[in-house]
């Protein structure tokens, strides 16, 4: 089940941050403008990293005659989400394009 939810495809919507500095280069050219590299500043919504509650395992205490050792307390290890956080990757004039997420349609699966 008049389909939560998942995957794929089409369409729609879809943010942030530099007219920075230096050098080189294209440009009749020391203009305007474009491109490349380095540095500085900055942004978070592909990707990547980090963790809270909690869970599991484990050490000590509880547990000073001996054996058994639950719950609890403290510690350690592992697991542990995001639109949080880091900024490695990516990005930072406008337009266009792309991206997370969302909406809708179709297909497949499905509690």
């Nucleotide at each position: 089940a008049u389909g939560a939810c998942u995957u794929c495809g089409a369409c729609g919507u879809g943010a942030g941050a530099g007219u920075g500095u230096a050098u080189c280069u294209c440009g009749a050219a020391c203009c305007a403008g474009g491109g490349a590299u380095a540095c500085c500043a900055c942004c978070g919504a592909u990707g990547g990293g980090g963790c809270a509650a909690u869970g599991u395992g484990u050490g000590a205490g509880c547990a000073c005659g001996c054996u058994c050792a639950a719950a609890c307390u403290c510690g350690c290890a592992c697991a542990g989400a995001a639109u949080c956080u880091c900024u490695c990757a990516g990005g930072u004039g406008a337009c266009a394009g792309a991206c997370a997420g969302c909406g809708c349609c179709g297909a497949a699966g499905a509690a």
Molecule: Glycine riboswitch aptamer
Organism: Paenalicyclobacillus mengziensis